[in-house]
């Protein structure tokens, strides 16, 4: 260069039109002589940047970036 596929809290990952969820991770508090374990609680992502469509975008469509594959 074509031509798929991802991109979403700190980290892996769901949600595929109706206001983002789980898991560890962190913070407080309970238990414990302490830590760990387990147990309540709570911060934390405007959803890769723009545009379009819709009442309404993380979700659809178009561009660009950017990772990974695959061909030439």
């Nucleotide at each position: 260069g074509a031509c798929g596929c991802c991109g979403u809290g700190g980290u892996g990952u769901a949600g595929a039109g109706g206001c983002a969820a789980c898991a560890c991770g962190c913070c407080g508090g309970g238990c414990u002589u302490u830590c760990a374990a387990c147990u309540c609680g709570g911060a934390g992502a405007c959803c890769g940047c723009g545009g379009g469509u819709u009442c309404g975008a993380u979700u659809c469509c178009c561009g660009c970036c950017g990772g990974c594959g695959u061909u030439a």